[in-house]
Context: one part of a larger RNA
RNA sequence: UGACGGGGACCCGCACAAGCGGUGGAGCAUGUGGUUUAAUUCGAAGCAACGCGAAGAACCUUACCAAGUCUUGACAUCCUUCUGACCGGUCAGUAACGUGACCUUUCCUUCGGGACAGAAGAGACAGGUGGUGCAUGGUUGUCGUCAGCUCGUGUCGUGAGAUGUUGGGUUAAGUCCCGCAACGAGCGCAACCCUUGCUAUUAGUUGCUACGCAAGAGCACUCUAAUAGGACUGCCGUUGACAAAACGGAGGAAGGUGGGGACGACGUCAAAUCAUCAUGCCCCUUAUGACCUGGGCUACACACGUACUACAAUGGAUAUCAACAGAGGGAAGCUAAGCAGCGAUGUGGAGCCAACCCCUAAAAAUGUUCUCAGUUCAGAUUGCAGGCUGCAACCCGCCUGCAUGAAGUCGGAAUUGCUAGUAAUCGCGGAUCAGCAUGCCGCGGUGAAUACGUUCCCGGGCCUUGUACA
Numbered sequence: 001u002g003a004c005g006g007g008g009a010c011c012c013g014c015a016c017a018a019g020c021g022g023u024g025g026a027g028c029a030u031g032u033g034g035u036u037u038a039a040u041u042c043g044a045a046g047c048a049a050c051g052c053g054a055a056g057a058a059c060c061u062u063a064c065c066a067a068g069u070c071u072u073g074a075c076a077u078c079c080u081u082c083u084g085a086c087c088g089g090u091c092a093g094u095a096a097c098g099u100g101a102c103c104u105u106u107c108c109u110u111c112g113g114g115a116c117a118g119a120a121g122a123g124a125c126a127g128g129u130g131g132u133g134c135a136u137g138g139u140u141g142u143c144g145u146c147a148g149c150u151c152g153u154g155u156c157g158u159g160a161g162a163u164g165u166u167g168g169g170u171u172a173a174g175u176c177c178c179g180c181a182a183c184g185a186g187c188g189c190a191a192c193c194c195u196u197g198c199u200a201u202u203a204g205u206u207g208c209u210a211c212g213c214a215a216g217a218g219c220a221c222u223c224u225a226a227u228a229g230g231a232c233u234g235c236c237g238u239u240g241a242c243a244a245a246a247c248g249g250a251g252g253a254a255g256g257u258g259g260g261g262a263c264g265a266c267g268u269c270a271a272a273u274c275a276u277c278a279u280g281c282c283c284c285u286u287a288u289g290a291c292c293u294g295g296g297c298u299a300c301a302c303a304c305g306u307a308c309u310a311c312a313a314u315g316g317a318u319a320u321c322a323a324c325a326g327a328g329g330g331a332a333g334c335u336a337a338g339c340a341g342c343g344a345u346g347u348g349g350a351g352c353c354a355a356c357c358c359c360u361a362a363a364a365a366u367g368u369u370c371u372c373a374g375u376u377c378a379g380a381u382u383g384c385a386g387g388c389u390g391c392a393a394c395c396c397g398c399c400u401g402c403a404u405g406a407a408g409u410c411g412g413a414a415u416u417g418c419u420a421g422u423a424a425u426c427g428c429g430g431a432u433c434a435g436c437a438u439g440c441c442g443c444g445g446u447g448a449a450u451a452c453g454u455u456c457c458c459g460g461g462c463c464u465u466g467u468a469c470a
Stems, first nucleotide, its partner, number of pairs: 001470002003467003007464002010461004015454002019418005026309002029306005034300002042053002064295003068291003073125001077124002079121006088103005106115003127284002130282003136278002138273003141269001143267001148187006154163003167178003193261004198229007207219003232255001235249005311411001315370006328359003333352002338347003377408001382403007424446007
């Protein structure tokens, strides 16, 4: 000087408390461990691994296993020789790839050859999701959006170092003010950026309207999208040290950072990643490379994490009502009306390269019924019959109908999220994608309770003190 303390003082955070809803019990989905296996590819490991890499394993993917094959190679550059193509089509054959046969089939030219492509050959080389993240770059997590981390000059100290950065107030903040052997400065904080909430101006088509519908007309309103304005403790009062600031008020759509996002200082964890990529060294080179068929990644005495669905009456079922959104997506696409089907779906083909057409709401509301039961709750499991995608749903996809109707009556110790348009609850969209979503990323609808307070638990900041630590 740090680090640590079941030392002290001060302060903060859904940290506790006050509340609301969960997890832990059940079924199922998914990930992991373990076990099994020919293989169950690999990585991730307290917080910060475990619905994580994977925004989608039937083949492919795929890296794993078994079998069958290739060896200048599936991919790149160079050399020599031969051919004229390459592409495409037909047939044979194979589990498939490889293989064989046939058909079709170039351009330029100074006729020497060249371009391009294929075959054969020789080697230089290719190739490696093989090892090392403790050799690395790049990227990322975490403490933590915590308020810190430093430098120049000066001063003090023999020196390591100190000072500044401590102190008195204040703030979300090393934010600002005052003081001070310090005076300044940098990276962080804040602001500048995006979005949302208010207003004005400009612009009105595909949007909007004085409506039965259309045409026409218009741009007041809604809205769209560009530019401005608006909030600054600016004004008033009280407190304060005549400061910074705090509290209350006015006006205002909004008030003290208005709400949300992007943005992550010096560093810590030899944190993660050689399997995104790049890369040093080591290793393989008729194989640790490459191709293909089938299987596996989906196994199952068990254990854990994260979700979903329930255990019901604030509910289930059923009917009615032109109920009511936002944000997105759409050409190998979104697909309307109509028709068939109980339905999944099929048929149909209007419209739309989209403010034009389509995908497109559910909880809610209003009636009826059920009357506390393992039930008209719950839906696992299983049987049968179908639909869709796709060469192909056996291993191993999703959906529909009929039948079947398991556990489950609110969950031990323990543990978790959340402070407002939040929790809770309801549906909708998108990426990936032929198909497959209870996951992920977004969107809106309905819409609470509680916070006395900081003694205690956890984490963090500043000052101080002790030390068998560096």

Small-subunit ribosomal RNA, 3' major domain from an uncultured bacterium, 470 nucleotides, folded computationally.
Its Rfam family is "Bacterial small subunit ribosomal RNA". Gene Ontology terms of the family: structural constituent of ribosome and ribosome.